Predicted 3D model of RNase P RNA and transfer RNA as a complex of 459 nucleotides.
Rfam match: Bacterial RNase P class A. Its family is annotated with tRNA processing, ribonuclease P activity and dimeric ribonuclease P complex in the Gene Ontology. Rfam classes the family as a ribozyme.
The prediction has a mean pLDDT of 75.
RNA sequence: UGGCUUGACAUGUAAUUGCUAGUUCAUUUGAUGAUCUAGAGGAAAGUCCGGACAGCAACGACAAUGAUGGUUGCUAACAGCAACCGAGAGUAAUCUUAGGGAAAGUGCCACAGAAACAAUACCGCCUCUCACCACUUCAGGGCGAAACAGUCUGUAAUCAGAUUGUGGGGCGCCUUGAAGUGGUGAGGGGUAAGGGUGAAAUGAGUGAGGUAAGAGCUCACAGCCGAGUGUGGUGACAUACUAGGGUGGUAAACCCCAUCAGCUGCAAGGAAUCUGACUAUGAGCUGUCGUCUCGUCAGGUUAAUCCGCUAGAGUCGCAUAGCAAUAUUCGACCCAGAUAGAUAAUUACGCAAGACAGAAUCCGGCUUAUGUCAAGCCACUAA
RNA sequence: CGGGGUUUGGCGCAGUUGGUAGCGCGCGCGCUUUGGGAGCGCGAGGUCAGCAGUUCGAGCCUGCUAACCCCGACCA
Numbered sequence: 001u002g003g004c005u006u007g008a009c010a011u012g013u014a015a016u017u018g019c020u021a022g023u024u025c026a027u028u029u030g031a032u033g034a035u036c037u038a039g040a041g042g043a044a045a046g047u048c049c050g051g052a053c054a055g056c057a058a059c060g061a062c063a064a065u066g067a068u069g070g071u072u073g074c075u076a077a078c079a080g081c082a083a084c085c086g087a088g089a090g091u092a093a094u095c096u097u098a099g100g101g102a103a104a105g106u107g108c109c110a111c112a113g114a115a116a117c118a119a120u121a122c123c124g125c126c127u128c129u130c131a132c133c134a135c136u137u138c139a140g141g142g143c144g145a146a147a148c149a150g151u152c153u154g155u156a157a158u159c160a161g162a163u164u165g166u167g168g169g170g171c172g173c174c175u176u177g178a179a180g181u182g183g184u185g186a187g188g189g190g191u192a193a194g195g196g197u198g199a200a201a202u203g204a205g206u207g208a209g210g211u212a213a214g215a216g217c218u219c220a221c222a223g224c225c226g227a228g229u230g231u232g233g234u235g236a237c238a239u240a241c242u243a244g245g246g247u248g249g250u251a252a253a254c255c256c257c258a259u260c261a262g263c264u265g266c267a268a269g270g271a272a273u274c275u276g277a278c279u280a281u282g283a284g285c286u287g288u289c290g291u292c293u294c295g296u297c298a299g300g301u302u303a304a305u306c307c308g309c310u311a312g313a314g315u316c317g318c319a320u321a322g323c324a325a326u327a328u329u330c331g332a333c334c335c336a337g338a339u340a341g342a343u344a345a346u347u348a349c350g351c352a353a354g355a356c357a358g359a360a361u362c363c364g365g366c367u368u369a370u371g372u373c374a375a376g377c378c379a380c381u382a383a
Numbered sequence: 384c385g386g387g388g389u390u391u392g393g394c395g396c397a398g399u400u401g402g403u404a405g406c407g408c409g410c411g412c413g414c415u416u417u418g419g420g421a422g423c424g425c426g427a428g429g430u431c432a433g434c435a436g437u438u439c440g441a442g443c444c445u446g447c448u449a450a451c452c453c454c455g456a457c458c459a
Stems, first nucleotide, its partner, number of pairs: 001379009011350007019039004024034004041356001045367002048365005053265004058291005065261005070084005085099001086097004100256002105254002107250003117203001122195002124191021147166008205221005224246002227242006269307003272301007282294003314333004319328003384455007393408004402439001410426005432448005
């Protein structure tokens, strides 16, 4: 200098004026006044989970639907927490993890690509057949030149020209056929090593053998998943050995496995009395079945009322058990309860300056918003 | 306070086994008309409310956040 983790606090003091609840007193029975005491949070928020509590008369089974998903533990419960295992990120401190099953089944994998898990084959590699071309060899045929011989003409000439014949072997060219080699094209077959496409290519890598060319086709070594056995661990799992088998991804796709869940939420719900109508072939935890239970519906007044409402899985402290989450014993404490909804306003001083933000049935978590301070640890640089 | 839903061009809305995001109105330009309207043709305009995650790939699946809308009252 940068980073990681954990914890603490939530501007302080004084004065004045107010608000809500309660105690006591007075006036008095409608309340009012005085005194004293108490009076928002770490998230009161989002309402994302889980419970308590309340109603649906009570309950069971199945289905459907939803949720969760490493192991062990904690807890009233949980998608929470703790410790550990596996995987991953980071130099490290440390952090992240919806982390069962793709060898039950179904679906999907756009475009590109031959082919997207069914089978195949674009380029390439190898092989066979056919056609064409080139070269080489052999065989047959034809032509040509050179060569040889004869005849005629001219000439002084052993020279020149014309013509005929021979032309075996050899040479050159053309052509036909056969064989071989190479190339090009078409078709058939083999291959899945290599190229190319793609996010992903049959998915177990390296070397050797093997083959027409190739390939786990074979072998040696190394590696993955599951199974069995041994060892360690409560367990997830780790490690060693064994023989055989297998290989794409996706389950925050359907689905399978295991576990859990009845529905509605304090605007839940409870509290008086009167009137009328109808009724079990009816109604009842919202789908089905069963046990079982039972009157149901409509209207008026009080009533913008009272209760539920805050002593609770409560807070603080010590000790013990435990790595920890947490549990237990003991002691101390009472710490908002409104209902148009209180918890505030003003002034002065101190400070460099106070962020996010306001209870509404309660509690345990998670997530999000947010200021300041402290401690510990890691990396780099310098001394 | 409790519960539920919506967010896609300027406006109103579609968008399903996840694979290049559309429709109507409106807007701009051109044709048509003496001119306007209507009509015809062409075109522009979108980080799918925001941030993360799953996936090769997200408007769509999952989580968190924001904005807006709707419903629920004791009455026995």